[in-house]
RNA sequence: AGAGUUGACGGCUAGGGUUCCGGCACCACGCGGUGCGUCUGGUCCGAGAGCUGUCACCACCGGGACAGACAUCCCCGGUGGCGCACGGCGGGACAAAAACCCGGGAGAC
Numbered sequence: 001a002g003a004g005u006u007g008a009c010g011g012c013u014a015g016g017g018u019u020c021c022g023g024c025a026c027c028a029c030g031c032g033g034u035g036c037g038u039c040u041g042g043u044c045c046g047a048g049a050g051c052u053g054u055c056a057c058c059a060c061c062g063g064g065a066c067a068g069a070c071a072u073c074c075c076c077g078g079u080g081g082c083g084c085a086c087g088g089c090g091g092g093a094c095a096a097a098a099a100c101c102c103g104g105g106a107g108a109c
Stems, first nucleotide, its partner, number of pairs: 007055006015045002020042002022039001023036005057081008084104001086107001090102003
């Protein structure tokens, strides 16, 4: 100086709105209807930079099979690793919104 990898899924939460349930107000009073999310809530959505779990991957060690001395590949186990991360405007989906997606983007350092 250059190249590659730095991953996947689940649970939960911050957060989010209002399709459904509930709540409140009004109407009807038989079913029910209209409005309100500036209604605490249940369902629901939900993090790259939040928590957590499982896996994948990497390093070293041990074992198994191939096997006939060693070794690659394959399987199992143990220990460890799995870094860093400020971030708009605007747009998109679902009923709608959001730390969801565009996006580890634009930009900044």
Model confidence (mean pLDDT): 86 of 100. Predicted 3D model of a 109-nucleotide RNA (Guanidine-I riboswitch aptamer) from Rhodobacter sp. The sequence was found by an Rfam model in a public genome assembly. Lineage of the source: Bacteria > Pseudomonadota > Alphaproteobacteria > Rhodobacterales > Rhodobacter. Rfam family: Guanidine-I riboswitch aptamer. From the family's description: This family represents a conserved RNA structure found upstream of the ykkC and yxkD genes in Bacillus subtilis and related genes in other bacteria.